[in-house]
RNA sequence: CUUGAAAAAGGCAAACCGCCGGAAACGUCGGGACGCAAAACCACCGGCCUACACCCUUUGGGGGGGGCAAGGCAGCGGGGUUACCGAAG
Numbered sequence: 001c002u003u004g005a006a007a008a009a010g011g012c013a014a015a016c017c018g019c020c021g022g023a024a025a026c027g028u029c030g031g032g033a034c035g036c037a038a039a040a041c042c043a044c045c046g047g048c049c050u051a052c053a054c055c056c057u058u059u060g061g062g063g064g065g066g067g068c069a070a071g072g073c074a075g076c077g078g079g080g081u082u083a084c085c086g087a088a089g
Base pairs, nucleotide, nucleotide: 001089002088003086004085011036012035016031017030018029020027021026034075040081041080042079044078045077046076047073048072049071050070052065054063055062056061
C1' cells in the first nucleotide's frame, strides 16, 4: 500500500418506546439492537422525503416537478476528508 479473518480489543446503533424541539420530513437525549469495517465527518452529483407554487376534490384527501425559493435523509448510491485493529498478500 492492498485488504477485511465466522480473529481479538474497542466502537456505532435500525425498528420500536419515553422526553424535548419542529408545521412536517426529521433531529437531540435516554432506553433498545436490526444491522454496520468507516453505520465517522461533508448535501458537491444523482436519488428519496417534507413543505410550497399550481391542478382536482366527495373537504377526508389526491395529483404535481415546468419554475422560484426552503428544509431533511451521510443507515440510498457516487464523490471528497479523516481514522482504530491486523490474520493474509